Overview:
This is a predicted structure of a 74-nucleotide RNA (transfer RNA) from an uncultured bacterium. The prediction has a mean pLDDT of 82. Its Rfam family is "tRNA". By type it is a transfer RNA.

RNA sequence: GUACCUUUAGCUCAGUAGGAUAGAGCAACUGCCUUCUAAGCAGUAGGUCGAGGGUUCGAAUCCCCCAAGGUACG
Repeated sequence: GUACCUUUAGCUCAGUAGGAUAGAGCAACUGCCUUCUAAGCAGUAGGUCGAGGGUUCGAAUCCCCCAAGGUACG
């Protein structure tokens, strides 16, 4: 340099032939339980889906471009 893959919550990920309040587990916080801690149970908060633009009535999802990481080739 070229091709391909990945980027969604603090972490690991799901959701991609568009459909409308963005999810799960773990972690965090609160409460219950317990002499205390852990475990268990119930709940709460946390994201404008890597940045920007476009298409569309509607975009995490499609298109363009950029960035970061990875793989292969040169």